Predicted 3D model of a 351-nucleotide part of an RNA (small-subunit ribosomal RNA, central domain) from a wastewater metagenome. The coordinates come from a structure-prediction model, not an experiment, and the mean pLDDT is 86.
[in-house]
Context: one part of a larger RNA
RNA sequence: CUGGGCGUAAAGGGUGAGUAGGUUGUGUUAUUAGUCGUUUGUUAAAGCCCCCGGCUCAACCGGGGAAGUGCGAACGAAACGGUAAUACUAAGAGGGUAGGAGAGGUCUCUGGAACUCAUGGUGUAGGGGUGAAAUCCGUUGAUAUCAUGGGGAACACCAAAAGCGAAGGCAAGAGACUGGCCUAUACCUGACACUGAAUCACGAAAGCGUGGGUAGCGAAUGGGAUUAGAUACCCCAGUAGUCCACGCCCUAAACGAUGUUCAUUUGCUUUUCGGAGUAUCGACCCUCUGGGAGGCGUAGCUAACGCGUUAAAUGAACCGCCUGGGAAGUACGAUCGCAAGAUUAAAACUC
Repeated sequence: CUGGGCGUAAAGGGUGAGUAGGUUGUGUUAUUAGUCGUUUGUUAAAGCCCCCGGCUCAACCGGGGAAGUGCGAACGAAACGGUAAUACUAAGAGGGUAGGAGAGGUCUCUGGAACUCAUGGUGUAGGGGUGAAAUCCGUUGAUAUCAUGGGGAACACCAAAAGCGAAGGCAAGAGACUGGCCUAUACCUGACACUGAAUCACGAAAGCGUGGGUAGCGAAUGGGAUUAGAUACCCCAGUAGUCCACGCCCUAAACGAUGUUCAUUUGCUUUUCGGAGUAUCGACCCUCUGGGAGGCGUAGCUAACGCGUUAAAUGAACCGCCUGGGAAGUACGAUCGCAAGAUUAAAACUC
């Protein structure tokens, strides 16, 4: 390589859009470089196989026949595949119409609780902190309490195994703009589909650049403790940062450690969003049905654990990835980046 694999042993790309490529519903007709059949040429000899023969046998050798893959030619077939034309739709996909739910996104405005700061009132000796303390704050009046004003960040309850989003992620309220999804209908298009190397876009936190902002928290740092020491854990402070705008970075246990899409295969139960029916004054309940999110389990699968119509079952299409441990996700080179670094990615050697 072939093969075998990828939840936890090595292995699913962080996520999507999408080019090439691969794959591709139903009917009819025509055609045919794929495909299939027949004939034929070639495919050296030797060899393999069969028959006959020669060395006493055999190995070995001689003669004859057959087989053989590929390539070429002629004729034929049209199921499958291709190509061309035409048609279909309850079908796959998309659109229309009528409804529906939602922390989906962007921007603006508004609100209350808490915190903190300032000012003023009351009031007096403590407060704070810990295992215990101390640093620290306080008679220039703290802590506590009341009032007024300022500021920044986050939105208790509702709240849920809940919801939405491709993923990252999304939670006070209102408005504007806006993306996706679901149900019903079966009105329109008529295969327009799936996947997707490359490419492009998005991508938590931390970090970077410029300008703002800074209440609380808080790497670094200082101090107090602890300790043999204590570059820590605990305490008092506290810069960057955390926040906003714009521009970068592009990584995570970016996890369901489980790629996307389609089809098939006993069930029970919870929850969420729709629809229909029955019933009803109405709602609930009940029955059926579509979309999601959970629990438990049949068959089956699995090394086991477990998975089990949201599959890790049974099949199909396409992509990504793995191939003993270490060296190493490193070196070198290249691309990207302001930098930090990221991406791609070995070998010697060693066990």